[in-house]
RNA sequence: CCCGAUAAAGCUAAACCCUCCGUGAGAAGGGGACGGAAAGCGGCGGGUCUUAUAAUUAAGAUGGCCGAGCUGCCGAAG
Numbered sequence: 001c002c003c004g005a006u007a008a009a010g011c012u013a014a015a016c017c018c019u020c021c022g023u024g025a026g027a028a029g030g031g032g033a034c035g036g037a038a039a040g041c042g043g044c045g046g047g048u049c050u051u052a053u054a055a056u057u058a059a060g061a062u063g064g065c066c067g068a069g070c071u072g073c074c075g076a077a078g
Base pairs, nucleotide, nucleotide: 002078003075004074011036012035016031017030018029019028021026034064040070041069044067045066046065047062048061049060050059051058052057
């Protein structure tokens, strides 16, 4: 370094409910845990979704869809 344990210490928090913002996809806060070893960071490429548009297209959402990038805790076996 790869790798990722019936390890240790911590971290995060899906669905759903409440409040609130947004035309919307969705966001934020509280509760709650299905999960996660990058489910940390940034929409760069693809995907999906929303709004507008006759269409082309434009503007957005999603980092817990995938790829690539940057950073990072722990350390058994191999």